[in-house]
Context: one part of a larger RNA
RNA sequence: GGAUGAACGCUAGCGGCAGGCCUAAUACAUGCAAGUCAAGGGGGCCUUUCGGGGUCACCGGCGGACGGGUGCGUAACGCGUACACAACGUGCCUUCGACAGGGGGAUAGCAUUGGGAAACUGGUGGUAAUACCCCGUGGCAUCCGAUGGCGGCAUCGCCGUUGGAUUAAAGUUGAGGCGGUCGGAGAUCGGUGUGCGUCUGAUUAGCUAGUUGGCGGGGUAACGGCCCACCAAGGCGACGAUCAGUAGGGGGUGUGAGAGCAUGGCCCCCCACAUGGGUACUGAGACACGGACCCAACUCCUACGGGAGGCAGCAGUAAGGAAUAUUGGACAAUGGCCGGAAGGCUGAUCCAGCCAUGCCGCGUGAAGGAAGAAGGCGCUCAGCGUUGUAAACUUCUUUUGGACGGGGACAAACCGCUCGAAUGUUCGGGCGUUGAGGGUACCGUCAGAAUAAGCACCGGCUAACUCCGUGCCAGCAGCCGCGGUAAUACGGAGGGUGCGAGCGUUAUCC
Repeated sequence: GGAUGAACGCUAGCGGCAGGCCUAAUACAUGCAAGUCAAGGGGGCCUUUCGGGGUCACCGGCGGACGGGUGCGUAACGCGUACACAACGUGCCUUCGACAGGGGGAUAGCAUUGGGAAACUGGUGGUAAUACCCCGUGGCAUCCGAUGGCGGCAUCGCCGUUGGAUUAAAGUUGAGGCGGUCGGAGAUCGGUGUGCGUCUGAUUAGCUAGUUGGCGGGGUAACGGCCCACCAAGGCGACGAUCAGUAGGGGGUGUGAGAGCAUGGCCCCCCACAUGGGUACUGAGACACGGACCCAACUCCUACGGGAGGCAGCAGUAAGGAAUAUUGGACAAUGGCCGGAAGGCUGAUCCAGCCAUGCCGCGUGAAGGAAGAAGGCGCUCAGCGUUGUAAACUUCUUUUGGACGGGGACAAACCGCUCGAAUGUUCGGGCGUUGAGGGUACCGUCAGAAUAAGCACCGGCUAACUCCGUGCCAGCAGCCGCGGUAAUACGGAGGGUGCGAGCGUUAUCC
C1' cells in the first nucleotide's frame, strides 16, 4: 500500500447493487416451512327440480430420499483430476415389442359396546377397491442343462438353437381420455474400484489378529474379510507406518511483476450431520432434519397409573459475545410435488423491512463580488499580516428533499370463447382473464439556496506552524523518541494538510 462476513470511537443527506451469529453443532415459547388426488374404493353429513351438487374422515396412489440448513465429525478414494466396471442399480420421462382370462379371503371407514385424566386403545358385527392372495396363459425375462457361432481383457463376454423349471396384470370414464403387466433400448441420476495430488509434529519408530492371503459359503443391485467356518503366516513402515494435533474438500478469493504465500464467508459442485449413540423397516431410491424403534441426557403435561418433545428450515426468544436483521407480503413470475384439468401446497423463490457492513454514483450550490467589512488569531502593535472572494450583496440554477399530476416492463403462458390446420398425439392465429412488489421505478409541473460536513493529522519517517497553558508533572507514542520554565512532539486556540458521508483506531492476511 492492498484486502475483510469485521468490531469500536466521532460523524452522517440520498440512491443503486451486494452482504449480514465468524462466538454456544448451546437451550428453545409461539406461528408457519409437504402435501396432494373425489376421474381408484365403499361410506358419513348437508342439499336437491330426484338428473344431480357440495363437504368430510378413512382405505388406496404418488410425493415426503427433492428443495432448505449447518460444518460437529472426517487427514479419508472424503475431495480434485484421470481412467475402469467382462462386478452394478435406476421410480417418474422417451421409444419399441407383447399382453391384460378366472376366482378368493380379509380390513379401515361404519354400527355397537368397553378401558383411559390424557396420549390413545380393546371386543363384537358387517363392507369396498387400481389394497391383499390364489389359479390360468406367457417369452428376447430369471435359473439349470445340451449345442452352434463370433470375440476378447485373466476370471470370461456377446449372439443364436433347443429341453426343463419359475414369475404378470386393474380398472375407471361423458368411450375422447387417464391408467395396468412383462420385456428390449435410450435418457437421467446414482453405486463401486484404481493411478496421481491433498496440513503439522520423530521431544510419536515400530504398527497389525479379520490382521495379510487362500478355499468354501453367507450377504449385496454389485466386487470384496463386507461377514462366517477352515487353512497358511502373512501385511504395513525413515519414499515416515503407527500415534498425536489441527482441519470439511474443490471451483475460487486476497495479495504479489511473477514464483509464491494466505484463505475457503456469499454463489456453484461434492461430502458429512440433524439433541448424544445405536438399529433396521418401507421404498426405485434412506439407514431417512420437520418417519419408526431402543438406550441416554434434558424439557414439558399428569387424575401419579402414564404420556409428549427435538429450529444446524423461515421469522423470533434466552444465553454466550467486540459483534450480525422482521415473530413482514405474495405465490404475480421462476421452479418443485400432487392432479386429466380447474386448482391446492410451497419461509424454495420473488419482493419488502432493519444495518454507512462493503462497492459504485449523486448532492450539500454556481457565476459575479475588495469598503480586502466586523469578529478571531498573530506581530517588530497609532499600524500591519492572516482567516479571505471567504461572508454580506447581486444574478442564476433546482440535482436532492417537499407538494401536485401522469405512469410502465416484469404477462409468456395455463385457462375461457372463437377461427384455422392436422388427425397418432397436437399445432397455430384472434379476443378475454390473472401483478405481491406498487401508484414503486420513471416522467412532468410548481415554489424556494432552500433540507444536507465531518473525521484524522501537522518533530522525522510523512503532506501540513505559530501562540498560550503545563514544567520528567499532566500526558503522547507505529519506530526513533518528546515533557525537568521560551515544547512546531503533552492540553487548548488560530492557521494549515489529507481524505470526505465518511474519517480514524483495533484485529487478521499478503